The RNA shown here (SAM riboswitch aptamer (S box leader)) has 107 nucleotides and comes from Sporosarcina sp. BP05.
C1' cells in the first nucleotide's frame, strides 16, 4: 500500500507545552487566541484481538495485555432507487451504494 471480513444513532476529558488553525475530499455548516490542531502525562470509555473464567460454548462474562477511541450520527450532503409533499424544482424522511474510520486476517 492492497484484498477479504465485521462494526460505525451508545459510551469516555482533565492538566502541561506548543501557538492558527482543526473538522480525510468539494460544499454546506462548525470548532478555535476564553488556544482549536498537534504533543506529553494522568484518567475515563469501548471490548476488534490475545489473555482468563463460565456448559448461554457460532455463546455470556472479566479488563491485567495488544489495538482504538474521548465536540457534533462518519457533523450533514455528494450516486443510485422510493414513500410522503409540490405547479416543478429544492427540502424532509427510508434504502442501498461510494467514500472514509477502527480491528482481525491475507498478500
Nucleotide at each position: 500500500u492492497u484484498c477479504u471480513u465485521a462494526u460505525c444513532a451508545a459510551g469516555a476529558g482533565a492538566g502541561a507545552c506548543c501557538g492558527a488553525g482543526g473538522g480525510a475530499a468539494g460544499g454546506g455548516c462548525c470548532c478555535u487566541u476564553u488556544g482549536a490542531c498537534g504533543u506529553c502525562u494522568c484518567a475515563g470509555c469501548a471490548a476488534c484481538c490475545a489473555g482468563c473464567c463460565u456448559u448461554u460454548u457460532c455463546a455470556g462474562g472479566u479488563a491485567c495485555g495488544g489495538u482504538g477511541c474521548u465536540a457534533a450520527u462518519u457533523c450533514c450532503c455528494u450516486u443510485a432507487g422510493g414513500u410522503g409533499u409540490c405547479c416543478a424544482u429544492u427540502u424532509c424522511c427510508c434504502u442501498a451504494g461510494a467514500a472514509g474510520a477502527u480491528a482481525a486476517g491475507a498478500a